[in-house]
RNA sequence: GAAGUCGGCCAGGCAGCCGCUGCCGAACCGCCCCCGGGCGGAGCGGUGGAGGAAAGUCCGGGCUCCGCAGGGCAGGAUGCCGGCUAACGGCCGGAGGCCGCGAGGCCAUGGAAAGUGCCACAGAGAACAGACCGCCAAAGUGUGAGUGCUUGCUCACACCGGCAAGGGUGAAACGGUGGGGUAAGAGCCCACCGCGUCCGUGGCAACACGGACGGCACGGCAAACCCCAUCCGGAGCAAGGCCAAAUAGGGGAACGAUAGCGUGGCCCGCGCUGUUCCCGGGUAGGCUGCUUGAGCGCCGGGGUAACCCGGCGCCCAGAGGAAUGGCUGCCGACCGGUCCUUCGGGGCUGGUUUACAGAACCCGGCUUAUCGGCCGGCUUCGCAU
Repeated sequence: GAAGUCGGCCAGGCAGCCGCUGCCGAACCGCCCCCGGGCGGAGCGGUGGAGGAAAGUCCGGGCUCCGCAGGGCAGGAUGCCGGCUAACGGCCGGAGGCCGCGAGGCCAUGGAAAGUGCCACAGAGAACAGACCGCCAAAGUGUGAGUGCUUGCUCACACCGGCAAGGGUGAAACGGUGGGGUAAGAGCCCACCGCGUCCGUGGCAACACGGACGGCACGGCAAACCCCAUCCGGAGCAAGGCCAAAUAGGGGAACGAUAGCGUGGCCCGCGCUGUUCCCGGGUAGGCUGCUUGAGCGCCGGGGUAACCCGGCGCCCAGAGGAAUGGCUGCCGACCGGUCCUUCGGGGCUGGUUUACAGAACCCGGCUUAUCGGCCGGCUUCGCAU
């Protein structure tokens, strides 16, 4: 200097003018009741006012209500080991596998000897399989030829037979490499690797290393059904609470204690005493829930880390058909043009303030979209000293 990889931060700054809104403060006006309070209105001053994803509603909760909140079935979710957390399908660390020269990245990572099922086509054969091309001709039978001479020897072919090592098909072929052995072969035998069982060592563990023995033995798929382990009430701020108002507390049907109802389904248990359905009518207004939080910042300690403990400081939107905006100037940043350049960059000028996008009960994650900038760690390559 270039290329890469991992992590963190920002999301314009300052000032002025006008506008919107929450809270606080001091006064003003109107109405009502009466010695003080309530309701409403327009101003003044101070102070606060959208995000890194506010998004998707995919997970997990806080909170609210229902339900003896108990037990079971069905159903669903997760799936290597350990830790963090309120919890999680999240995060951190580790083990194993794969990719990368490397820093690093990815993984839907329990069980296939509990059972069932699938592996198209091709191929002989796809899981207690199998002979297409081939190899052999040992043993048995037949034919022919040669030779020898007394039923032998050699060669060739055929039948019967042996093989699954070589080739082919395929994504994948019933362990791999090498040697021995054989008629030719085969874990048939041996060595090493692989696999299984057991033991020892290290580790909390997943697992790793080493040793002994063994059979040389029947693949893959469980994001197939399934088995195993762990976990799971339901509904949701349109939850819920309070106040006010209005109507038709209307009509009909079914069941009725051996019944009905009880916020996903079924059963048992338990609780309540009426329950459910259809038609028709009225109201849908106001207040609250509603922002102090598993909160944030700094420092110290513990821990490899996620994170935990302690101390100090801070308050950082709460709308209610939905506020947080507009303009101007300077600076900054970016894009384009142009000039200069010691090639590091600098000057002038025009444009933009950008993209993705806007709280709605709150929080921890994940996922998706995205303009531009800054900082740091590590890896590889090249050059110079």